[in-house]
RNA sequence: GCCCCUGUAGCUCAAUGGAUAGAGCAUCGCACUCCUAACGCGACGAUCAAGGUUCGACUCCUCGCGGGGGCA
Repeated sequence: GCCCCUGUAGCUCAAUGGAUAGAGCAUCGCACUCCUAACGCGACGAUCAAGGUUCGACUCCUCGCGGGGGCA
């Protein structure tokens, strides 16, 4: 340099082009308990960036950026 895969909460993952982007773990609060843990309830928290297509984009297209791999 060329090609392929990939990018969503702190982490691991969901989400047929259409409902308020969900879940587990973590964190915080409450409840329970003599106390702690476990269990229960709740809260916080995310679509890599910019364009395009579309009535509607996490999803499709282009380009850039990050990560992984292959060839040279």
Molecule: transfer RNA
Organism: Patescibacteria group bacterium